Small-subunit ribosomal RNA, 5' domain from a metagenome, 507 nucleotides, folded computationally.
Context: one part of a larger RNA
RNA sequence: GGACGAACGCUGGCGGCGUGCCUAACACAUGCAAGUCGAGCGGGGACAAGGACUUCGGUUCUUGUUCUAGCGGCGGACGGGUGAGUAACGCGUGAGCAAUCUGUCCCUCACAGGGGGAUAACACUUGGAAACAGGUGCUAAUACCGCAUAAGACCACGGAGUCGCAUGACUUUGAGGUCAAAGGAGAAAUCCGGUGAGGGGUGAGCUCGCGUCCCAUUAGAUAGUUGGCGGGGUAACGGCCCACCAAGUCAGCGAUGGGUAGCCGACCUGAGAGGGUGAUCGGCCACACUGGGACUGAGACACGGCCCAGACUCCUACGGGAGGCAGCAGUGGGGAAUAUUGGGCAAUGGGCGAAAGCCUGACCCAGCAACGCCGCGUGAGGGAGGAAGGUUUUCGGAUUGUAAACCUCUGUCCUUGGGGAAGAAGGAAGUGACGGUACCCAAGGAGGAAGCCCCGGCUAACUACGUGCCAGCAGCCGCGGUAAUACGUAGGGGGCGAGCGUUGUCC
Numbered sequence: 001g002g003a004c005g006a007a008c009g010c011u012g013g014c015g016g017c018g019u020g021c022c023u024a025a026c027a028c029a030u031g032c033a034a035g036u037c038g039a040g041c042g043g044g045g046a047c048a049a050g051g052a053c054u055u056c057g058g059u060u061c062u063u064g065u066u067c068u069a070g071c072g073g074c075g076g077a078c079g080g081g082u083g084a085g086u087a088a089c090g091c092g093u094g095a096g097c098a099a100u101c102u103g104u105c106c107c108u109c110a111c112a113g114g115g116g117g118a119u120a121a122c123a124c125u126u127g128g129a130a131a132c133a134g135g136u137g138c139u140a141a142u143a144c145c146g147c148a149u150a151a152g153a154c155c156a157c158g159g160a161g162u163c164g165c166a167u168g169a170c171u172u173u174g175a176g177g178u179c180a181a182a183g184g185a186g187a188a189a190u191c192c193g194g195u196g197a198g199g200g201g202u203g204a205g206c207u208c209g210c211g212u213c214c215c216a217u218u219a220g221a222u223a224g225u226u227g228g229c230g231g232g233g234u235a236a237c238g239g240c241c242c243a244c245c246a247a248g249u250c251a252g253c254g255a256u257g258g259g260u261a262g263c264c265g266a267c268c269u270g271a272g273a274g275g276g277u278g279a280u281c282g283g284c285c286a287c288a289c290u291g292g293g294a295c296u297g298a299g300a301c302a303c304g305g306c307c308c309a310g311a312c313u314c315c316u317a318c319g320g321g322a323g324g325c326a327g328c329a330g331u332g333g334g335g336a337a338u339a340u341u342g343g344g345c346a347a348u349g350g351g352c353g354a355a356a357g358c359c360u361g362a363c364c365c366a367g368c369a370a371c372g373c374c375g376c377g378u379g380a381g382g383g384a385g386g387a388a389g390g391u392u393u394u395c396g397g398a399u400u401g402u403a404a405a406c407c408u409c410u411g412u413c414c415u416u417g418g419g420g421a422a423g424a425a426g427g428a429a430g431u432g433a434c435g436g437u438a439c440c441c442a443a444g445g446a447g448g449a450a451g452c453c454c455c456g457g458c459u460a461a462c463u464a465c466g467u468g469c470c471a472g473c474a475g476c477c478g479c480g481g482u483a484a485u486a487c488g489u490a491g492g493g494g495g496c497g498a499g500c501g502u503u504g505u506c507c
Base pairs, nucleotide, nucleotide: 001507002506003505004504006503007502008501009500010499013376014375015374016373017372018371019369020368021334026332027331028330030329031328032327035074036073037072040071041070043068044067045066046065047064048063049062050061051060052059053058081287082286083285090212091211092210093209094208095207096206097205100204101203105200106199107198108197109196110195111194113147115145116144122137123136124135125134126133127132153178154177155176157174158173159172160171161170162169163168183192184191185190213259214258215257220250221249222248225247226246227245228244230242231241232240262284263283264282265281266277267276268275269274289310290309291308292307293306312323313322314321315320340366342365343364344363348362349360350359351358352357379409380408381407382406389400390399391398392397413448414444415443416442417441418440419439423434451496452495453494454493455492456477457476458475462491463490464489465488466487472479473478
């Protein structure tokens, strides 16, 4: 000198764009943050119209509209948060899988025949303070289960061919065995779905080369340890797991142990090499009160799912239950320190749905904060009797100083009034939170808007008074003990300017 997610002191006019718990991965009141589909299903409620019965109270049936607890489907594995753990194939980069999976999506081929038994809802009932649980009876499905049909899709056996990278891979063929399906809407056309197979796409899993902080005042470490055979398990290879066999394996090119730490694209600095950092944004990983576990599923060992244990908080009729903000706001606490319990789904994107649409604290906006960067303003021109006042003086003057007054203007910002967007997309119509905002026009009026640090040398800027090694200053050298340009105040000056200084950290 540059930089900062900064803080502190003094000061503070406006706008645009960004950024904002770095500390306690401390504890959390309250609200919201993941639902959706009635065009999968059986019920129930409400409303309207019509019919039948009627004791005129009403009952019942049909049709339509609408709402929906339950069964069922898809989604809750995305999106959002945090950085605790992790020195690791975690990450980065480059390869590999002849050892793998992939819902939805796209393309191609083929198929959908015929049956069955349940169960929630509901009714009745039992237990319980509650959370909830049980019993009996009834019912539906795109829920569940047989049967049929079926392909080299799968299983085991045989023949032929081609190829490779070792185990092998691919093609073709023979006979055998196994496994499918669901309907819905519509007047219909048709559309949306279902099942099996192949290909693509996307996503994921696994393996390997290289790279990835400090300590040797850590030198030996290791028993599923290292390898083999056989098996189990997995989508898949593998001590991943198990039985048996062998005795290996790693290490001074740093094993093991300890400390510290999420990694990268990038960011800061620097001429570069390098050094430092890993906030915001993007990619990957890990975690979700702490520890463990599996279930469902294409995908989880699952932040707002389940089970167990633990700590903590809450409810309780004391028998037993409920909870998890490292989602968005917000509260207490910690701290030098970090914001609103805001608006909207209008846009972009996501889930569900045939669609209308619903949901979306993702997101888009607004609010707060000079926290940062950038832009603008606080007026412009004229104006010497060089006014008054201040300071100083050798008492002549010098300086503040064109500075002010005064004259003539301007209207950025500001105030008021009027107009008023783009962002909105499909053939049209309709649809804007921001927002009556930005912007435009008119009027008013210099009116409402300047401070902070420094002035001994480094380093740009000097005098007076006070103080008297005191009070104090200080980044280094050093100032202060009676004329201090170094302390304090004043005048003047220098620097930067809505900021200026100080502190901390990095280069």